[in-house]
RNA sequence: AAAAUAGACAUCUAGGGUUCCGGCUGACUUCAAAUCAGUGACUGGUCCGAGAGUUGUCAACCUCACCGCUUUAUCGCAAUCGAGGUCACACGGAGGGACAAAAGCCCGGGAGAA
Numbered sequence: 001a002a003a004a005u006a007g008a009c010a011u012c013u014a015g016g017g018u019u020c021c022g023g024c025u026g027a028c029u030u031c032a033a034a035u036c037a038g039u040g041a042c043u044g045g046u047c048c049g050a051g052a053g054u055u056g057u058c059a060a061c062c063u064c065a066c067c068g069c070u071u072u073a074u075c076g077c078a079a080u081c082g083a084g085g086u087c088a089c090a091c092g093g094a095g096g097g098a099c100a101a102a103a104g105c106c107c108g109g110g111a112g113a114a
Base pairs, nucleotide, nucleotide: 007058008057009056010055012053015048016047020045021044022042023039024038025037026036027035060086061085062084063083064082068077069076089109091112095107096106097105
């Protein structure tokens, strides 16, 4: 100086809107119920949901252990499928996209910045 790896899935949350449920308003009705329309600056349930949030499982890497065979020794073969450790750092638009719609989702560890 260059290359490779730094991962996958699930739970929960910040957050998000409004397909469904519920709430509220109106119409209809003697009154209700049902039905229809509207409403997310309606707390909520369902739902979506973090690269830089949580928790867990797996994977990966490193070390140790591992009846034995072979060799001067190493390597190798075989056996075993266990235990421990590591899994870092991370400021970030505008714009566009999907689902009903929106978002810290996806484009994106992007553009850019230091």

Model confidence (mean pLDDT): 81 of 100. A computed fold for a 114-nucleotide RNA from Neiella litorisoli, annotated as Guanidine-I riboswitch aptamer. Taxonomically the source falls in Neiella (Bacteria, Pseudomonadati, Pseudomonadota, Echinimonadaceae). It was read from a public genome assembly, where an Rfam model found it. It matches the Rfam family "Guanidine-I riboswitch aptamer". For this family Rfam cites "An uncommon [K(+)(Mg(2+))2] metal ion triad imparts stability and selectivity to the Guanidine-I riboswitch" (Trachman RJ 3rd and Ferre-D'Amare, RNA, 2021).